Predicted 3D model of an 83-nucleotide RNA (Glycine riboswitch aptamer) from a marine sediment metagenome.
Its Rfam family is "Glycine riboswitch aptamer". Rfam's curators write: This family represents the bacterial glycine riboswitch. Gene Ontology term of the family: glycine biosynthetic process.
The RNAcentral record of the sequence draws on MGnify.
RNA sequence: CCUCUGGAGAGACCUCUACGAGGUCACCGAAGGGGCAGCCCGCGGGUAGAUGGCGGGCAAUCUCUCAGGUAAAAGGACAGAGG
Numbered sequence: 001c002c003u004c005u006g007g008a009g010a011g012a013c014c015u016c017u018a019c020g021a022g023g024u025c026a027c028c029g030a031a032g033g034g035g036c037a038g039c040c041c042g043c044g045g046g047u048a049g050a051u052g053g054c055g056g057g058c059a060a061u062c063u064c065u066c067a068g069g070u071a072a073a074a075g076g077a078c079a080g081a082g083g
Stems, first nucleotide, its partner, number of pairs: 001083006011025006026070003032066001033064003038058006
């Protein structure tokens, strides 16, 4: 990376060229994206030892709700099996 299986949350109203889509307000977090906690590395000062400062990297199921989503379908983090 591919295939199969499982896979949550959150709503109504109105409109239209009508099985799809759009608008309004309200909501959800598990595509993606952003932010921080935290962790790691380096540098200088200082010290008996430290607290501290600067720079870089990784950053979550936390958090934001931009995107996405709130009947079904599709999608879906993550998990299991196989290649």